[in-house]
Context: one part of a larger RNA
RNA sequence: GGCAUUCGGUGGAUGCCUUGGCACCAGGAGGCGAUGAAGGACGUGGCACGCUGCGAAAAGCCACGGGGAGCCGCGAGCAGGCGUUGAUCCGUGGAUAUCCGAAUGGGGCAACCCACCCCUUUGGGGUAUCACAAUCUGAAUCCAUAGGGUUGUGAGGCAAACCCGGGGAACUGAAACAUCUCAGUACCCGGAGGAAAAGACAUCAACAGAGAUUCCGCUAGUAGUGGCGAGCGAACGCGGAACAGGCCAGUGGUCUUUCGAAGAUAAGCAGAACGCUCUGGAAAGUGCGGCCAUAGCGGGUGACAGCCCCGUAUGCGUAAAUGUCGAAAGAUCCUUGAGUAGGGCGGGACACGUGAAAUCCUGUCUGAACAUGGGGGGACCACCCUCCAAGCCUAAAUACUCCCUGGUGACCGAUAGCGAACAAGUACCGUGAGGGAAAGGUGAAAAGCACCCCGAAAGGGGAGUGAAAGAGACCUGAAACCGGAUGCCU
Numbered sequence: 001g002g003c004a005u006u007c008g009g010u011g012g013a014u015g016c017c018u019u020g021g022c023a024c025c026a027g028g029a030g031g032c033g034a035u036g037a038a039g040g041a042c043g044u045g046g047c048a049c050g051c052u053g054c055g056a057a058a059a060g061c062c063a064c065g066g067g068g069a070g071c072c073g074c075g076a077g078c079a080g081g082c083g084u085u086g087a088u089c090c091g092u093g094g095a096u097a098u099c100c101g102a103a104u105g106g107g108g109c110a111a112c113c114c115a116c117c118c119c120u121u122u123g124g125g126g127u128a129u130c131a132c133a134a135u136c137u138g139a140a141u142c143c144a145u146a147g148g149g150u151u152g153u154g155a156g157g158c159a160a161a162c163c164c165g166g167g168g169a170a171c172u173g174a175a176a177c178a179u180c181u182c183a184g185u186a187c188c189c190g191g192a193g194g195a196a197a198a199g200a201c202a203u204c205a206a207c208a209g210a211g212a213u214u215c216c217g218c219u220a221g222u223a224g225u226g227g228c229g230a231g232c233g234a235a236c237g238c239g240g241a242a243c244a245g246g247c248c249a250g251u252g253g254u255c256u257u258u259c260g261a262a263g264a265u266a267a268g269c270a271g272a273a274c275g276c277u278c279u280g281g282a283a284a285g286u287g288c289g290g291c292c293a294u295a296g297c298g299g300g301u302g303a304c305a306g307c308c309c310c311g312u313a314u315g316c317g318u319a320a321a322u323g324u325c326g327a328a329a330g331a332u333c334c335u336u337g338a339g340u341a342g343g344g345c346g347g348g349a350c351a352c353g354u355g356a357a358a359u360c361c362u363g364u365c366u367g368a369a370c371a372u373g374g375g376g377g378g379a380c381c382a383c384c385c386u387c388c389a390a391g392c393c394u395a396a397a398u399a400c401u402c403c404c405u406g407g408u409g410a411c412c413g414a415u416a417g418c419g420a421a422c423a424a425g426u427a428c429c430g431u432g433a434g435g436g437a438a439a440g441g442u443g444a445a446a447a448g449c450a451c452c453c454c455g456a457a458a459g460g461g462g463a464g465u466g467a468a469a470g471a472g473a474c475c476u477g478a479a480a481c482c483g484g485a486u487g488c489c490u
Base pairs, nucleotide, nucleotide: 001489002488003487004486005485006484007483008482009481015475016441017440020412021411022409023408024407025406026405027404028403029401030400031158032157039100040099041098042055043054044053046078047077050074051073061094062093063092064091065090066089070082071081072080105114106113107112115127116126117125118124119123129155130154131153132152133151134150135149136148137147162193163191164190165189166188167187173180177227203210204209214241215240216239217238218237224232225231245393246392247391248337250334252333253332254331255330256329257328258327259326260325261324268316269315270314274289275288276287278285290307291306292296298310299309300308342366343365344364345363346362347361348360349359352378373388374387375386376385377384428435429434448474451462452461453460454459
């Protein structure tokens, strides 16, 4: 030095666990905001670093309701207090609510600086802009108008997806590429609602008829369209889901307020039934004998508990608010549809790329008829059939889930599952937009090793606790890697 065996160290795999996630189901909710939001800054505790709560009335104040013995958050400790005269806690309503932020008196490098006016002055209130309405004024310029002032009402900003509208790519595919495709997608902007949009036939159909809209399954990858390439891709009709029709001056639709009715909903309340024995640190396990069950879902308790605890089945519970229905009052909307239909030119949408291209929209130029009329039936014409545009409203079936409640899982189990089970959008990185971790487990109970010894300490040896300390800052503790001992070989 190598090999083998063995004992340790290091390391943190594996097993077991779960406070956290993931996916979905049902119900709810679908908004918050000038009565100042979302989100923050700074404060706030006897001692107070972070989180949580709260706001100079600051881990809180008031009222009502619930509840019933402990309490002063996570979070121990010291100190000091509170509570059966009902605290802590839970629910509902209210008070307070610094500064920034739409931020709104002016400014500003957010959380800061500087003002004016009024009042009942340790203080309180007002002063942004835009729109609409009313009203007072008021130029050039006589009347007026523009402009200005005041008052009232409203808006503004934020928010996960879903929805409607206005704009609108490219990579890509076509095995290159230009029409085409990707795609009216991504993205930007505007707007709204709990859904939105659409909607009550100037629709289809085909000589028989159907009867608003929306969504789903077929029709059908069909008919078509297409450098007839790549691709794109209907309708009629059928079957389902859900169904609802109204209005144009009034017996109407929508909204708001008030009153009434029934019912649900908060915190929460009651809630059955077991003992002995053995093993063990511990009984829920073993053995024996019982009991309840509209409750043997589930969780906890020193191992595996229907009967120990919380619960579960079942029954009970109420204020306000909200929703539903009815009534009254008020507000608002709506005149039978002409610069319209149609036509030319240029575009766009229709599955349909200009095509034989109907139909729909319109930038531009034009431009009817008036029910004895007009539109459509895929160029166009005739016959025939069918409908009545250029006004308005309309639930449900449909889409989505930032969020609340309950539940489920041949979903994960700490390199998994959300990035995050832990002081996580934290630490850290970046000028910034932005990027973005690692990190769970003593034990039933801290009983967290008093005391002694070595040592400067760290650490170790005794002693003690404990079932176990080879559970001591921690479950288990694989391998790589490092070392000790023994044997063999060199």
The part of an RNA shown here (large-subunit ribosomal RNA, domain I) has 490 nucleotides and comes from a groundwater metagenome. Its Rfam family is "Bacterial large subunit ribosomal RNA". Its mean pLDDT, the model's own confidence on a scale to 100, is 81.